Background: Predicted 3D model of a 72-nucleotide RNA (transfer RNA) from a Pseudomonadota bacterium. The RNAcentral record of the sequence draws on ENA.
[in-house]
RNA sequence: GCCCUUGUAGCUUAACGGAUAGAGUAGCGGUCUUCGGAACCGUUGGUGGAGGUUCAAUUCCUCCCAAGGGCA
Numbered sequence: 001g002c003c004c005u006u007g008u009a010g011c012u013u014a015a016c017g018g019a020u021a022g023a024g025u026a027g028c029g030g031u032c033u034u035c036g037g038a039a040c041c042g043u044u045g046g047u048g049g050a051g052g053u054u055c056a057a058u059u060c061c062u063c064c065c066a067a068g069g070g071c072a
Stems, first nucleotide, its partner, number of pairs: 001071007010025004018055001027043005048064005
């Protein structure tokens, strides 16, 4: 330099182009407990960035950024 893959919540991850983006775990609050833990209930929090296509984009296209891999 060229090619490929990946990027979603603090972490691990789902989501035929159309549902309010959904779980587990963590955090917070509550019930319970002498206290804690466990269990149960509730709750906060997210699509790497900028454009484009579309009635509608996490999903498709372009560029950039980051991580990993291959070739030279």
Description
Its Rfam family is "tRNA". Rfam classes the family as a transfer RNA. Model confidence (mean pLDDT): 80 of 100.